Order: sequence, then C1' cells, then structure tokens
RNA sequence: UGAAGCAGGACAGAUGACCGCGCUACGUGCGAGGAAAGUCCGGGCUCCGCAGGGUAUGACGCUGGAUAACGUCCAGCGGGGGCGACCCCAGGGAAAAGUGCCACAGAGAGAAGUCCGCCUGCUCAGGCAGGUAAGGGUGAAAGGGUGAGGUAAGAGCUCACCGGGUCCGUCGGUGACGGCGGAUGCCAGGUAAACCCCGUCAGGAGCAAGGCCAAAUAGGGAGGCGUCAAGGGUGUCCCGCCCGUGCCUCCGGGUUGGCUGCUCGAGGCUGCCGGUAACGGCAGUCCCAGAUGAAUGGUCAUCGCCCGGGAAGGGGUAACCCUGACCGGGAACAGAACCCGGCUUAUGGACUGCUUCAACCA
Repeated sequence: UGAAGCAGGACAGAUGACCGCGCUACGUGCGAGGAAAGUCCGGGCUCCGCAGGGUAUGACGCUGGAUAACGUCCAGCGGGGGCGACCCCAGGGAAAAGUGCCACAGAGAGAAGUCCGCCUGCUCAGGCAGGUAAGGGUGAAAGGGUGAGGUAAGAGCUCACCGGGUCCGUCGGUGACGGCGGAUGCCAGGUAAACCCCGUCAGGAGCAAGGCCAAAUAGGGAGGCGUCAAGGGUGUCCCGCCCGUGCCUCCGGGUUGGCUGCUCGAGGCUGCCGGUAACGGCAGUCCCAGAUGAAUGGUCAUCGCCCGGGAAGGGGUAACCCUGACCGGGAACAGAACCCGGCUUAUGGACUGCUUCAACCA
C1' cells in the first nucleotide's frame, strides 16, 4: 500500500428561534427505536372449575455453565470450509426394531446385480449355458485402497501395509471427548428439517387479562340442605375430579361508557470486586413517553457528515498525492400501545480498535 476477518458505540445529525401536540409531582419538567416491526420462542403479571394418570399433539435433542426462563447466550467437544485471521453445523438413533425414498442415466440404487469385457464348456459359428464385480460404461452415490499370493478367469478368498469400524485395557479431562497400546477381515451406501424409536419439556386463555363505578329489564352470584339422575366444565380424547334439577337464606346485576390495571423496572449509568466468558455481587447516582378517533410534529437559520464538480495552494523528475474557497445534490428502514429477555427480518453510510494474508521499503 492492497485484500480480508472480528469487535465496539450514549452512531442513526447538532444547536437556536417561531408555530403546534400529549402527559404533568405545573418546574418554562419529560416526550419513540435499534429494530418500537414480525408476533416466532421464553418469562413476569392476571383470570379460570388447582391442572392427577394415560393418550394424542407440538417443540426440542453433543458436553459443561449462565439465567426468572428459553428453542437464547457463553465456554468447550466433534464435524465441515478457508493459506490465514476466522466462519458455518436441528450435532440422539440409519452398526441392526421396522418401513419408505434415492430424480435423470444405468443391466443393477443395496445381504443386489452381468450391459460391455474376461474365463470355461457347447455350437448348425449367428450365438447359447455357466463362472466372474479385477477392467470399461452410467451416475451425486455401484458394497474400502495399494500391492502380492491365489485362480480357468476372479474375488478380504488369503497375506503385508494404509484407511475406517467394533470391543478391551490404560492415561488425561467434571464431561462431550482425546492420546497410546492390544484384539478382531468386522468393511452391510445415503436419507430421521421421511415415517418412526428413545429422551426432555408443555393445563388453558390473555391487558379486549382482571378490578371498581354507574338508570332500568332479562338475568346472575355466594352459603346451606338434598341428590350423584339429565346435562355441563377440564378447548385431542379416556379414566379421574369438579360444577350441577330443586328448596331456603343473603347479595345486588353491566354495554368497544368512565376510572383503574399503566409504567420504578429481572431499570439505566459510573466505579470496584469475582468469573476465560455469558453473567453475578457491592457501593454511588439518575428517573427516562404513557397516548386510547391513539401525542412525540412542522418551518427557517447556522454548523457538521456524504457524493460530484472545482478557483487556488503545497509535495514530487514524473505518474500522481495532500489541503481546499465556492457551486450543485443527498441523508435509509421505520415508528411505542401491559412489561421484560431473546430470535428473525428491514435499513443508510461512515468512524474507531484489534487481528490475518500478500507485495514493497528500511
């Protein structure tokens, strides 16, 4: 200098004036986002007739940790990609419970198989029968690889070495797993984001939850007695459980009306400590939208940023590089609605830091 990788941010214009809006402890206080989005996971909170067993359904699936919890995150293990920094992986079981599928091509797509070839035999010389997976051909994939022996020709058929698997031992590690040694010809493809099997988890509904106020009507609720008979609930179903005709006593009813729930919270920032990290602890400090026919906006000025042009100045032998008055243009995705933690998707450029590779110079 060029090409890359990773991380970060209180980056997503700033300040002022004027006009306008919402909340308000009325003080000249506060007022959208990194995704407020999709509503895909997880939790808080609320209600329901406490949610037990089985079944169905769905999600997830290496190990250890973090957390309120997770399908998230962190650290590792294993596999794959890259020269490398580094990145990616739903990563249990297809080594044996079973079934399915593997396009096209190909004879054959999985305890197989003879299209060509090779070998043997027969032959009316066209072929036929048998053996054979070493060679060719097809394909993403054809039942380990190389060599030797063997044979009619061949074949883990046998042997040596290499690769893989299984089993045993031993060492290291909390563990996933890894190293080393030994035995065994065991070598029989892939696919489970195909059915399925194994394991783990899941009661349901959601702020239009729920509570309070408020004129009348239908009606409703609580308790007791009684009955387990119709029916109903447990939002897949079964068992189980619960409610439940009626009578008596008591209460007083709620509609997209109003109020509440409602925003101080697993909260932000700073510092220290523990931890590789995710994260946790302690101290200090701050208060930061609460609309509901739904506020959070508009205009102007100055400055800043980016792109294009560019007077002029500087450096250099040169190619070219640096600064740059001024002119023109540009600035995305989007937008709270009970609240958090994630994931995913959309989006504009730059900046900063660390790292890698290549070339050159000293």